[in-house]
Context: one part of a larger RNA
RNA sequence: UGACGGGGGCCCGCACAAGCGGAGGAACAUGUGGUUUAAUUCGAUGAUACGCGAGGAACCUUACCCGGGUUUGAACGUAGUCUGACCGGAGUGGAAACACUCCUUCUAGCAAUAGCAGAUUACGAGGUGCUGCAUGGUUGUCGUCAGCUCGUGCCGUGAGGUGUCGGCUUAAGUGCCAUAACGAGCGCAACCCUUAUCACUAGUUACUAACAGGUGAAGCUGAGGACUCUGGUGAGACUGCCAGCGUAAGCUGUGAGGAAGGUGGGGAUGACGUCAAAUCAGCACGGCCCUUACAUCCGGGGCGACACACGUGUUACAAUGGCAUGGACAAAGGGCAGCUGCCUGGUGACAGGAUGCUAAUCUCCAAACCACGUCUCAGUUCGGAUCGGAGUCUGCAACUCGACUCCGUGAAGCUGGAUUCGCUAGUAAUCGCGCAUCAGCCAUGGCGCGGUGAAUAAAAAGCCGCCCCUUGUACU
Numbered sequence: 001u002g003a004c005g006g007g008g009g010c011c012c013g014c015a016c017a018a019g020c021g022g023a024g025g026a027a028c029a030u031g032u033g034g035u036u037u038a039a040u041u042c043g044a045u046g047a048u049a050c051g052c053g054a055g056g057a058a059c060c061u062u063a064c065c066c067g068g069g070u071u072u073g074a075a076c077g078u079a080g081u082c083u084g085a086c087c088g089g090a091g092u093g094g095a096a097a098c099a100c101u102c103c104u105u106c107u108a109g110c111a112a113u114a115g116c117a118g119a120u121u122a123c124g125a126g127g128u129g130c131u132g133c134a135u136g137g138u139u140g141u142c143g144u145c146a147g148c149u150c151g152u153g154c155c156g157u158g159a160g161g162u163g164u165c166g167g168c169u170u171a172a173g174u175g176c177c178a179u180a181a182c183g184a185g186c187g188c189a190a191c192c193c194u195u196a197u198c199a200c201u202a203g204u205u206a207c208u209a210a211c212a213g214g215u216g217a218a219g220c221u222g223a224g225g226a227c228u229c230u231g232g233u234g235a236g237a238c239u240g241c242c243a244g245c246g247u248a249a250g251c252u253g254u255g256a257g258g259a260a261g262g263u264g265g266g267g268a269u270g271a272c273g274u275c276a277a278a279u280c281a282g283c284a285c286g287g288c289c290c291u292u293a294c295a296u297c298c299g300g301g302g303c304g305a306c307a308c309a310c311g312u313g314u315u316a317c318a319a320u321g322g323c324a325u326g327g328a329c330a331a332a333g334g335g336c337a338g339c340u341g342c343c344u345g346g347u348g349a350c351a352g353g354a355u356g357c358u359a360a361u362c363u364c365c366a367a368a369c370c371a372c373g374u375c376u377c378a379g380u381u382c383g384g385a386u387c388g389g390a391g392u393c394u395g396c397a398a399c400u401c402g403a404c405u406c407c408g409u410g411a412a413g414c415u416g417g418a419u420u421c422g423c424u425a426g427u428a429a430u431c432g433c434g435c436a437u438c439a440g441c442c443a444u445g446g447c448g449c450g451g452u453g454a455a456u457a458a459a460a461a462g463c464c465g466c467c468c469c470u471u472g473u474a475c476u
Stems, first nucleotide, its partner, number of pairs: 002475001003473003007470003012465002019423005026315008034306002042053002064301007076124009088103006106115003126290002129288003135284002137279003140275001142273001147186006153162003166177003192267004197235007207224002211222003238261001241255001242253004304442001317416001321375003325371003333364003338357002342353004382413001387408007429452007
C1' cells in the first nucleotide's frame, strides 16, 4: 500500500420487512449427473454450468460406433498438356459409395484462336487431433456499482502520501463550501433510438365530417384534406415560476401552469481492473502430433438407452371453474418452391378446384371477455398421462426416432416438508398472437407483440451483497 475481522461509523440495493404469485409433492417436456452401451461425439460445473453452445439430431447435420470403398485425395486456386465434350439415357455387380460396359457428341469465328466443359500433370493438401496455462478476437461476472488514474507542485530517507480527505448534498468522485494543493483524463451525466402531447407540412394502398351517387350490407364510387393514421420538420421540461428551509449546492410542497415534474417511462451505452473465468468445436493463430490415416466417401446404427439423483419449464389438482351455443375488440411481424379469401368433399387433421397479393391494396388473424344454458362438489362433464385401433401431412425414407386428426382407454394428482425464487405499475399475475431456425418437427424453449390488470412498502434493529471513512492484524 492492499486484503481480512463472528471491529466501529455512514449509505444504498426486491437484501430484509409488508404483500402478490410460484418452485420443492404429481404427470409429462427439456438439460445435466450417474449408470448402461459397439457408440451413447465434444464443450459448459457455486454465484458467473444444467430449455447453456444447439435460432430446429429421422438421412444429411455428425464430430461417435459397426461394415465397405479411395490414397495428390471431398472442395478451391495458379500454371502447363490433351480431348470435344460435359451433362443426360440404358445395362451388369453392389446395401450404398464405387467398379465396368453401351448409346448420345460443344459454341463463336474464313482461319489463327477465344470461350466453355472434362480429363490429366505440377505446386499449394487435409485433421471438429492436443494445448484457452503459448495467443488474437469475442464473451460472462463483480456492476450501470461509482469508482480508476495522470501532469506539475508540496510532504516523506524510502515504499508512498496529498489531490480523491472533512462538512452538507446527489441516482452519481453529482455538485457546493472548506482546504498544500492547482488542473486534467477514463468513467457519471448529456449527446443517440423509442414512447407520451401539440403545431406545421404531405395525403396513397390509410381515413370519411360536409356534398352527390349507391347497396341486402359496406369508404363501395365521385369527391374531400377536416378527423384517425402514416412519414418529414419543429416546439415542449430547464427546479424555469411560487412558498418554506439553507451561506451555497440543494431539499420539501395533494403549490401553480402543463400531455408530461424534478433522471417523465423503456432501450442502447459497461471505466481501471478481478476470476491463469469461458471459448483452439464459429473464426484466426504459435508449438506439438497423424499422413494408405487421427485424412476422406458411403450404407446402417448412435447422439433419443434408463434402477436412479438434480436444475429449468408445461399441464393440473377445479365452481373466480369445466362443457355447449351465439356475439365483440388488438398490436407487432411474415408471405412467390410463399400466404391464400371463396367454393366443393371429409366428423376432423386435410384434400380438390379457383382467385387476389412481390403487399398500409391480397392474406396469415386472436384468446381471456360478454350473453344464455348445463354440470352441483364427486377422483367428477375436474385432470389429461398411458395404451389400442383407424387416418392426414411433410419428406427418397417416419421401425429404431416426426407432428397432427378421429374413435376408444382414462394413470398420478384434492394445493405440496425442511427450504427456496421472482416482482414496486401498465409492473406482478393472467390471456392469446407473431417471428427466427425450418421440407417436416419432438417449441411446453428463445426473442418480440398487444388484451385484461392488482396487492403492498416508502421503515432501517437484524440477514445477504456493495461503496466510502476509520481501527486492529502472526497475511501481502
Molecule: small-subunit ribosomal RNA, 3' major domain
Organism: uncultured bacterium